The part of an RNA shown here (large-subunit ribosomal RNA, domain I) has 546 nucleotides and comes from a Verrucomicrobiota bacterium. Rfam family: Bacterial large subunit ribosomal RNA. It was read from a public genome assembly.
Context: one part of a larger RNA
RNA sequence: AGCACAUGGCGGAUGCCUUGGUGCCAACAGGCGAAGAAGGACGUGAUAAGCUGCGAUAAGCUUCGGAGAGCGGCAAACACGCAUUGACCCGGAGAUUUCCGAAUGGGGUAACCUGGCCAGGGUCAUACCUGGUCGCCUCACCCUGAAUAUAUAGGGGUGAGAGCGCGAUACCCGGUGAAGUGAAACAUCUCAGUAACCGGAGGAAAAGAAAACGAAGUGAUUCCGUAAGUAGUGGCGAGCGAAAGCGGAAUAGCCCAAACCCAUAGCUUGCUAUGGGGGUUGUAGGGCCCCGAUGUGGGACUGGAAAAGUUAGGUUAAGUGUGUGGAAAAGCACUCCAUAGAAGGUGAGAGGCCUGUGACCGAAAACUGGACCAGCCCUAGGGUGUCCCUGAGUAAUGCCGCACACGUGAAACGUGGCAUGAAUCUGUCCCGACCACGGGAUAAGGCUAAAUACUCGUUGGCGACCGAUAGUGAACUAGUACCGUGAGGGAAAGGUGAAAAGUACCCCUGCGAGGGGAGUGAAAUAGUACCUGAAACCAUGUGCUU
Numbered sequence: 001a002g003c004a005c006a007u008g009g010c011g012g013a014u015g016c017c018u019u020g021g022u023g024c025c026a027a028c029a030g031g032c033g034a035a036g037a038a039g040g041a042c043g044u045g046a047u048a049a050g051c052u053g054c055g056a057u058a059a060g061c062u063u064c065g066g067a068g069a070g071c072g073g074c075a076a077a078c079a080c081g082c083a084u085u086g087a088c089c090c091g092g093a094g095a096u097u098u099c100c101g102a103a104u105g106g107g108g109u110a111a112c113c114u115g116g117c118c119a120g121g122g123u124c125a126u127a128c129c130u131g132g133u134c135g136c137c138u139c140a141c142c143c144u145g146a147a148u149a150u151a152u153a154g155g156g157g158u159g160a161g162a163g164c165g166c167g168a169u170a171c172c173c174g175g176u177g178a179a180g181u182g183a184a185a186c187a188u189c190u191c192a193g194u195a196a197c198c199g200g201a202g203g204a205a206a207a208g209a210a211a212a213c214g215a216a217g218u219g220a221u222u223c224c225g226u227a228a229g230u231a232g233u234g235g236c237g238a239g240c241g242a243a244a245g246c247g248g249a250a251u252a253g254c255c256c257a258a259a260c261c262c263a264u265a266g267c268u269u270g271c272u273a274u275g276g277g278g279g280u281u282g283u284a285g286g287g288c289c290c291c292g293a294u295g296u297g298g299g300a301c302u303g304g305a306a307a308a309g310u311u312a313g314g315u316u317a318a319g320u321g322u323g324u325g326g327a328a329a330a331g332c333a334c335u336c337c338a339u340a341g342a343a344g345g346u347g348a349g350a351g352g353c354c355u356g357u358g359a360c361c362g363a364a365a366a367c368u369g370g371a372c373c374a375g376c377c378c379u380a381g382g383g384u385g386u387c388c389c390u391g392a393g394u395a396a397u398g399c400c401g402c403a404c405a406c407g408u409g410a411a412a413c414g415u416g417g418c419a420u421g422a423a424u425c426u427g428u429c430c431c432g433a434c435c436a437c438g439g440g441a442u443a444a445g446g447c448u449a450a451a452u453a454c455u456c457g458u459u460g461g462c463g464a465c466c467g468a469u470a471g472u473g474a475a476c477u478a479g480u481a482c483c484g485u486g487a488g489g490g491a492a493a494g495g496u497g498a499a500a501a502g503u504a505c506c507c508c509u510g511c512g513a514g515g516g517g518a519g520u521g522a523a524a525u526a527g528u529a530c531c532u533g534a535a536a537c538c539a540u541g542u543g544c545u546u
Base pairs, nucleotide, nucleotide: 001545002544003543004542005541006540007539008538009537015531016495017494020466021465022463023462024461025460026459027458028457029455030454031166032165039100040099041098042055043054044053050074051073061094062093063092064091065090066089070082071081072080105114106113107112115134116133117132118131119130120129121128135164136163137161138160139159140158141157142156143155144154171202172200173199174198175197176196182189186235212218213217222249223248224247225246226245232240233239253447254446255445256391260277261276262275263274264273265272266271267270282425284390285389286388287387288385289383290382291381297378298377299376301375302374303373304372308368309367310366311365313361314360315359316358319334320333321332322331335352336351337341343355344354345353396420397419398418399417400416401415402414406432427442428441429440430439431438482489483488502530505517506516507515508514
């Protein structure tokens, strides 16, 4: 020096564990905010660095319920306190709630600086202190008021507003709107009306009661399956890609404008405005005129409101002995309950020890709920005449676009800009150029639940999901430490023991570090560098070889 074995060290794999994650299901909730949010800064404890809680009333105050012996958060210990006159704790409702932040009196480099007015305190008077108020926008009204006469723009004031910001990187509607890519290049085309940005809303949104569809008739909308990768469209390339119909989910229909009548007001004396009645339709309907009906059914509106539920809780079955062990819940013996043999804990595998489980019960207060009650509202018919009404810068046409599965095409239908510009029920629009015949529907006003989409979150539950290099980035003071001017990037880090019983006392030593005795414990090679403790690597001892 090598090899082998043994014993240690270093190291932290593996096994076991789980406080944390993750996916799904059901129910709920789907918002918070100028009554100042979300999120923060700074404070706040007897002691206090961090986290948590709270706000100068500051780990808290009041009250109403629950619960019942301990309590002063994580978090030990000391001091000092609280508590059956009910503390701590749990739930409901309140009070307080500094400063910043939409931030809103003005300013500003967020958490700071600095004002006006009113009231109160204070001072001899100032100073100073406390409370309130003073933002912009929109709407209504009033006053004023240019170029410019009437006016308008503009300015000022009063009043009203759950207007402003945040939240889920979600879902929805609207506006603006790419490119990488594909076409094996590339320009029409595609990606895609996608991403992104902007505006707006709700618990859903949007759509919606036919100027529909398309040839059989159906009878608002939405969603799913199919029709169907069909018909089509397409440098007829790449690609794009319906609809009717059929089968389901869910179903719900209504209100204005106008004609006509009445009232009021105005004046330019026959018109306008306002309010009420009336009326809402396509086998046309309504008004006007005539005849008939007074009761039936309904409501998505307003007010009240029962059951039930949510936010604390409560009651509750049944086991002993023996023996091994540090410890029994294991073993053995006998036994009991079960609408409860889910699960977790307890010194090792517990139906009968504890918490629970199954079953049953429970709310002063708040919220949800909406049976039922009341109010209010809606609800018919028939006939005659053909006098009146039935949404206008609209429909349509031309040019240019867009959207329709449809790229200008034979291109209808829908829709926007510009120009031109109707008809009035014997009307008008549509049925994929256009015409005829035949048929369908009544545009130019509005509302409308359900079936549908989503999940920041709350409650309960489940998993041939993970088990600390996994599972969230984060099981632990984690979006922390740290890095970056910044946008942003972004860790590592769990386990003594049943119980701290966490090693009194002695010795070595620097009043060290560390260790040796002693003691605790089942175990200390479980000693806080703590379960198990692999390998690489290091050392010691022994043996063999050289």